[in-house]
Molecule: transfer RNA
Organism: Candidatus Bathyarchaeia archaeon
Order: sequence, then structure tokens, then C1' cells
RNA sequence: CCCGCCCUAGCUCAAUGGUAGAGCAUCCGGCUGUAGACCGGAGGGUUGCAGGUUCAACUCCCGCGGGCGGGACCA
Repeated sequence: CCCGCCCUAGCUCAAUGGUAGAGCAUCCGGCUGUAGACCGGAGGGUUGCAGGUUCAACUCCCGCGGGCGGGACCA
């Protein structure tokens, strides 16, 4: 320098055009002598950033940033 993949809740990941969800964690309640486990509930998101297409974008397109992998170069 070239190519590909990834970036979504505190963490790990879903959702691939139709109004973003699960598990764990946190908090509250139930249960228990207490705690854990178990059961129920709640809070938590400018979907990396900025544009474009569309009636509608996490999803498609362009640019930038970050991470991973492969390739080239290494006189």
C1' cells in the first nucleotide's frame, strides 16, 4: 500500500428495509433465620462518527475513525 470481516445496553451477542431485543450483570420485590440459588419485575441504547438513498435505515450506498485477519513490499 491492497483485500475481507467486525463496531448495537456495563459485558457477550441477536435483529439483514417496517418503530432495537435476549442472556449475564445492576436495582426492587417474593422465597429464606441471613446470604446464595431459584421465581417475578424495573432501570439502562443519538445502533463508532458524519452524510446520502427511501414513505421508512442497525440493515443499502459514500467518506472518516477504531479493532481483527489475509496479501503485497521489505532494495